[in-house]
RNA sequence: GCGGAUAUGGCGGAAUCGGCAGACGCACUGGAUUCAAAAUCCAGCGGUAGUGAUAUCGUAUGGGUUCAAGUCCCAUUAUCCGCA
Numbered sequence: 001g002c003g004g005a006u007a008u009g010g011c012g013g014a015a016u017c018g019g020c021a022g023a024c025g026c027a028c029u030g031g032a033u034u035c036a037a038a039a040u041c042c043a044g045c046g047g048u049a050g051u052g053a054u055a056u057c058g059u060a061u062g063g064g065u066u067c068a069a070g071u072c073c074c075a076u077u078a079u080c081c082g083c084a
Base pairs, nucleotide, nucleotide: 001083002082003081004080005079006078007077010026011025012024019067028044029043030042031041032040046057047056048055049054060076061075062074063073064072
């Protein structure tokens, strides 16, 4: 230099042929239970702004197509594999 694979909350990891982003598990937080804990059960749990209702942003980065993109197209970045 050329070709290919991968990139999603704190971690792992889903998402059919483009249709509510984050299912499910772990971790964490609050509660129940307990003398106290562990275990178990219930609820919550992305960022930003706001007292709050709520608003807005969010799938490596930047564009494009589309009513609608994690998914399709282009460029780039990082890691891995192969070729030269």

The prediction has a mean pLDDT of 81. Predicted 3D model of an 84-nucleotide RNA (transfer RNA) from Tunturiibacter psychrotolerans. Taxonomically the source falls in Tunturiibacter (Bacteria, Acidobacteriota, Terriglobia, Terriglobales).